[in-house]
RNA sequence: UCAUGCAGAGUGGCUGAGGGACGAGCCCUAUGACGCCACGGCAACCGAUCCGGGAUCAUACAUUCCGGUUGCAGGUGCCAACUCUCUCCUGGAAACAGGGUACAUGA
Numbered sequence: 001u002c003a004u005g006c007a008g009a010g011u012g013g014c015u016g017a018g019g020g021a022c023g024a025g026c027c028c029u030a031u032g033a034c035g036c037c038a039c040g041g042c043a044a045c046c047g048a049u050c051c052g053g054g055a056u057c058a059u060a061c062a063u064u065c066c067g068g069u070u071g072c073a074g075g076u077g078c079c080a081a082c083u084c085u086c087u088c089c090u091g092g093a094a095a096c097a098g099g100g101u102a103c104a105u106g107a
Base pairs, nucleotide, nucleotide: 001107002106003105004104005103010039011038012037013036014035018028019027020026023086024085025084040079041078042077045075046074047072048070050068051067052066053065054064055063083102088099089098090097091096
């Protein structure tokens, strides 16, 4: 910088008091949070497989781009609550909708 963030997916062991980014709210938590480990799972960003198409080329090979496909002994990520909700702007009586900021993840 770009893309995505309304879907999805948890058991056990160790530890022992905090955690959900910040503020406010609300919530989770000794019926054991957070963290670590093991195993399992989700998703499909990257990689890989296969199919189709475009560019290039010589109707070839190779390369490259686009779309789709497969969950792959691959690289990440994730597995309470929409990123838990709100904060700023616009519309609206409100509910709410759209956008923005911030944050997270990937490339």
Molecule: SAM riboswitch aptamer (S box leader)
Organism: soil metagenome